[in-house]
RNA sequence: GCGGGUGUAGUUGAGAGGCUCAACGUCACCCUUCCAAGGUGAAGACGAGGGUUCAAUUCCCUCCACCCGCUCUA
Numbered sequence: 001g002c003g004g005g006u007g008u009a010g011u012u013g014a015g016a017g018g019c020u021c022a023a024c025g026u027c028a029c030c031c032u033u034c035c036a037a038g039g040u041g042a043a044g045a046c047g048a049g050g051g052u053u054c055a056a057u058u059c060c061c062u063c064c065a066c067c068c069g070c071u072c073u074a
Base pairs, nucleotide, nucleotide: 001070002069003068004067005066006065007064010024011023012022013021018054026042027041028040029039030038047063048062049061050060051059
């Protein structure tokens, strides 16, 4: 330099045009003499910037980060 993959909550994953889902964690309440366990509820995310679209996390482009391969060793 070329090609490919990945990027979603604090963490680990799912989802692939109209509602962003779960587990663990966090917070509140219930339960308990207290703690743990258990129950109910809440907050919290689409790497960045553009484009397409009535509507983008999803499609397209550019960039960034990480990973894998190929090439070169100037």